């Protein structure tokens, strides 16, 4: 240099083009002499950045940022 994955709530990891869900984490309530632990609940991510292409985009396509892996 070329060629390919990948980037989502604080953290890890989901999500046929019809609009984001688990899990640990917070934070409220229960439970308990108090805590932990368990049991319910609530909050949190316009999806790295920018354009397009669609009635509609985390998802298709450009562009270009980061981290990887491969060839040479």
């Nucleotide at each position: 240099a070329g060629u390919c994955u990948c980037a989502u709530c604080g953290u890890u990891c989901a999500a046929c083009g019809g609009a984001a869900g688990g899990a640990c984490a917070u934070u409220c309530g229960g439970c308990u002499a108090c805590g932990a632990a368990c049991c319910g609940a609530a909050a949190g991510a316009u999806c790295a950045a920018g354009g397009g292409u669609u009635c509609g985009a985390a998802u298709c396509c450009c562009c270009g940022u980061g981290a990887g892996a491969c060839u040479g």
This is a predicted structure of a 72-nucleotide RNA (transfer RNA) from a Saprospiraceae bacterium. It matches the Rfam family "tRNA". The family's RNA type in Rfam is transfer RNA. Its family is annotated with triplet codon-amino acid adaptor activity in the Gene Ontology. Its mean pLDDT, the model's own confidence on a scale to 100, is 83.